[in-house]
Molecule: c-di-GMP-I riboswitch aptamer
Organism: Methylococcaceae bacterium
RNA sequence: CUGUGUUAAAGCUAAACCUGCCGUGAGGUUGGGGCGGAAAACCGCGGGUCUUGGUGGUUUUGAUCAUUAAGAUGGCCGGGUUGUCACU
Numbered sequence: 001c002u003g004u005g006u007u008a009a010a011g012c013u014a015a016a017c018c019u020g021c022c023g024u025g026a027g028g029u030u031g032g033g034g035c036g037g038a039a040a041a042c043c044g045c046g047g048g049u050c051u052u053g054g055u056g057g058u059u060u061u062g063a064u065c066a067u068u069a070a071g072a073u074g075g076c077c078g079g080g081u082u083g084u085c086a087c088u
Stems, first nucleotide, its partner, number of pairs: 003087003012037002017032002020029003035075001041081003045078003048073011
């Protein structure tokens, strides 16, 4: 440097849920917790999903569909960047 991988060893991380805080919200964050993860480290470039606002259509006026703007999600997928261990 390349490839393979969790068999073994040493480690890393942390779902749901609960607590405090932030946000209109999706959600984020602190502490607990442990479902999982071989990049579940980082980045919103492409797609998906979700939230909020505007406009238009339908409507049983509850809502729903389309479009547009802003945002969220990296543990939805792809892509980019970087990295640990073992064997090769």